Notes
Model confidence (mean pLDDT): 80 of 100. Transfer RNA from candidate division WWE3 bacterium RIFCSPHIGHO2_02_FULL_38_14, 73 nucleotides, folded computationally.
RNA sequence: GUGCCCGUAGUUCAGUGGAUAGAACGCGACGUUGCGGACGUCGAAGUCGGGGGUUCAAUUCCCUCCGGGCACG
Numbered sequence: 001g002u003g004c005c006c007g008u009a010g011u012u013c014a015g016u017g018g019a020u021a022g023a024a025c026g027c028g029a030c031g032u033u034g035c036g037g038a039c040g041u042c043g044a045a046g047u048c049g050g051g052g053g054u055u056c057a058a059u060u061c062c063c064u065c066c067g068g069g070c071a072c073g
Stems, first nucleotide, its partner, number of pairs: 001072007010025004018056001027043005049065005
């Protein structure tokens, strides 16, 4: 340099046009316990990498930029 893949909660990921964007782990509160852990209940946490476009409607489709990874030269 060229091609391909990925970027969504603190972390690992799901969701691939329409509903208040979800799960697990982690975190907080409460219950339980002699204190913890485990377990149970509840809760907080997201400009869906940035910008633009298509559409009545975009996390999802298109373009561009940024970041990460793989392959080739």
Lineage of the source: Bacteria > Bacteria candidate phyla > candidate division WWE3.